[in-house]
RNA sequence: CAAGCAGGCCGGGCGGUCGCGCCCUGAGCAUCCUCAGGGUGAGGAAAGUCCGGACUCCGCAGAGCACGGUGCUGGCUAACGGCCAGGCGGGGCGACCCGACGGAUAGGGCCACAGAAACAUACCGCCUGAAUCAUUUCAGGUAAGGGUGAAAAGGUGGUGUAAGAGACCACCGGCGGGGCUGGUGACAGUCCCGGCCAGGCAACCCCCACCGGGAGCAAGGCCAAGCAGGAGGGAGCGCCUGCGGGCGCAGGGAGCUGCUCGUGCCCUUUGACCUCCGGGUAGGCCGCAUGAGGCGCACGGUAACGUGCGUCCCAGAUAGAUGACCGCCACCCCAUCCAGGGGGACAGAAUCCGGCUUACAGGCCUGCUUGGGUG
RNA sequence: GCCCCCAUCGUCUAGAGGCCUAGGACACCGCCCUUUCAAGGCGGCGACAGGGAUUCGAAUUCCCUUGGGGGCA
Numbered sequence: 001c002a003a004g005c006a007g008g009c010c011g012g013g014c015g016g017u018c019g020c021g022c023c024c025u026g027a028g029c030a031u032c033c034u035c036a037g038g039g040u041g042a043g044g045a046a047a048g049u050c051c052g053g054a055c056u057c058c059g060c061a062g063a064g065c066a067c068g069g070u071g072c073u074g075g076c077u078a079a080c081g082g083c084c085a086g087g088c089g090g091g092g093c094g095a096c097c098c099g100a101c102g103g104a105u106a107g108g109g110c111c112a113c114a115g116a117a118a119c120a121u122a123c124c125g126c127c128u129g130a131a132u133c134a135u136u137u138c139a140g141g142u143a144a145g146g147g148u149g150a151a152a153a154g155g156u157g158g159u160g161u162a163a164g165a166g167a168c169c170a171c172c173g174g175c176g177g178g179g180c181u182g183g184u185g186a187c188a189g190u191c192c193c194g195g196c197c198a199g200g201c202a203a204c205c206c207c208c209a210c211c212g213g214g215a216g217c218a219a220g221g222c223c224a225a226g227c228a229g230g231a232g233g234g235a236g237c238g239c240c241u242g243c244g245g246g247c248g249c250a251g252g253g254a255g256c257u258g259c260u261c262g263u264g265c266c267c268u269u270u271g272a273c274c275u276c277c278g279g280g281u282a283g284g285c286c287g288c289a290u291g292a293g294g295c296g297c298a299c300g301g302u303a304a305c306g307u308g309c310g311u312c313c314c315a316g317a318u319a320g321a322u323g324a325c326c327g328c329c330a331c332c333c334c335a336u337c338c339a340g341g342g343g344g345a346c347a348g349a350a351u352c353c354g355g356c357u358u359a360c361a362g363g364c365c366u367g368c369u370u371g372g373g374u375g
Numbered sequence: 376g377c378c379c380c381c382a383u384c385g386u387c388u389a390g391a392g393g394c395c396u397a398g399g400a401c402a403c404c405g406c407c408c409u410u411u412c413a414a415g416g417c418g419g420c421g422a423c424a425g426g427g428a429u430u431c432g433a434a435u436u437c438c439c440u441u442g443g444g445g446g447c448a
Base pairs, nucleotide, nucleotide: 001371002370003369004368005367006366007365008364009363010362012329013328014327015326016325017324018323020041021040022039023038024037025036026035027034028033043346047357048356050355051354052353053352054351055216056215057214058213059263062261063260064259065258067212068211069210070209071208072086073085074084075083076082087101088099089098090097091096102207103206107205108204109201110200111199123146124145125142126141127140128139129138130137131136154172155171156170157169158168159167173197174196175194176193177192178191179190180189181188182187220286221285222284223283229277230276231275232274233273236249237248238247239246240245250268251267252266253265293312294311295310296309297308298307299306300305331343332342333341334340376447377446378445379444380443381442382441385401386400387399388398393431403419404418405417406416407415424440425439426438427437428436
C1' cells in the first nucleotide's frame, strides 16, 4: 500500500426569527383560559410484537394429567429462546465465522422415482452341480466386481476358497463396554476387551431433562354524567320451624381459559348464571415515570456481570407537541483554477424495563490477518 | 396501543413431505358447430406473497419480512 476479519462509537454543529407540548414562578377573581419569564422536549433502532420480566385483575394462585416451549457444558441475570466463557462438529491459507448441538439397541411411522433389495434382500456377473449335440435352462453358493439411488455389506494388503466373504490375520477408521489420568463439567488423552461394522429422518409422533395457571395499562381503581327494558334457557328432595328462615344430602354456576381433584363463595323456581335483542355514555383524575435508572471512579471476576462510593434527575401527549425558514461552518456529489449548483439515510415515544430480529445515506476509532513493496 | 387469524392462476377453491411440470370451476383467447349469437365440443394462456433454514426432496415443517382481515374501553 492492497484485500480482509473482529469490536466499539457517531448518526450533523453554532447563531437568529416565528411556532408547538409539558412543568415551575408571577399577574389578570383563576390547578383548567390569557399574558410574561424560566426550565425541558424522540431513537439506535422509539419498529416487528418474536421471547422474558415488573405491575394489575381473575375467590385461594394449590396438586395431577393434557397441552405448549426449550434442548452440548459451566456461569451471569429479576427472568429469558438473551449474554459470557469453554467443549465438539463444519467452513476459511489466516485473522476469524457458523451450528434447534439430548436420545435412532424404549416403541411406532416414513424413506417417492429408480433399483433385485431401503432393513430385509441375488438383477447382471462369478463359482459348483444337474439336464442338453449346442444355444441355453434349473437348483444351490457368493456382497469381491457392475448397475440404481440422496443413502446399499468399513478401507488397504494378505491367508483362505469351487468362487467368495471379518470367515480368519496385520495395520488404519468407527461403535459399544470397562479401567486410569486431566478437567466442576461438556469432553480430551491413553490402555484393555468385544469382529460389534445391517443405514438415515426426532424443525414426524415419541422418550428423557428442565420451564410454564390465565389475561393484559382499552390491565385495573375512583369521580361525574346518562339510560328502558325485553325475550329465551336454567339445577330439588328430605327434616326442623317461632313461617323470617335454618340444617343435611344431591345438583348447578362464575376468565380456574381443556379434564380431574382439593378448598371457599353464590344459587336451586321471589332462581345464581348463560345467550340474544334493545337503550345510554365517547368526559375527568389516578395508574404514569426515582427506575432491575444514567454517568464517573475504585475493587472482585478471563468475561458476561457483581459490589462499594460519588454525582445527576433526563419526554409524558390523548387525535396526539418535539417543527419551519435564514445565515455561517463541517461532510458527500457535479465541476475542478476559482466562482457556482445540488444533496443528507432508516425512521418516529404512548405502562415501564431486559433482550432478540428487521431497516439504515454516510463517517470515525481500536486491535488483528494475508499478500506485496521499501529500509 | 394490546391480542389473534389468514395469504395458491384475473376470481372462488383442492392440496396436509415425493404420485406436482400444482388439479378443478367461472372468466379470457383460438378453432369446430350455426345464416349469426348463445349453449355445446376441442385446445391454449394463467398461480404457491418474498427471503433463509431443516430434509435426499418443501405449496406443505421452522424462522424472519411484507400485505390483508378480525377482536378488546

About this RNA: Two RNAs folded together computationally: RNase P RNA and transfer RNA, 448 nucleotides in total. It holds a member of the Rfam family "Bacterial RNase P class A".